[in-house]
C1' cells in the first nucleotide's frame, strides 16, 4: 500500500438474501407478587442497529465516506 469479512440493550443474539406497522430472543438490572428470609418460580419494565452523506414515500437492511476489530497478498 493492495483485497477480504465483522460492527445491533450491559453480554450474547435473530431480523440483512427478497427495504415496509411498536427492532427478536436469551441472560442482566430494577419494580412487585410468592417465602419467615434466601434460592427458586411468576408478572410488569428499563436498555440497542459504530459515525457522516446520500437513494427511497420508507433504511438496521441498498449505495457511499470514514473508523474499530480481525484474516490474506505486498
Nucleotide at each position: 500500500g493492495g483485497g477480504g469479512c465483522u460492527g445491533u440493550a450491559g453480554u450474547g443474539u435473530a431480523a440483512c438474501u427478497u427495504g415496509g406497522c411498536u427492532a427478536u430472543c436469551a441472560c442482566u438490572c430494577g419494580a412487585c407478587c410468592u417465602u419467615c428470609g434466601g434460592g427458586g418460580g411468576g408478572u410488569c419494565g428499563a436498555a440497542a442497529u459504530c459515525g457522516g452523506g446520500g437513494u427511497u414515500c420508507a433504511a438496521a437492511u441498498c449505495c457511499u465516506c470514514g473508523c474499530a476489530g480481525c484474516c490474506c497478498c505486498a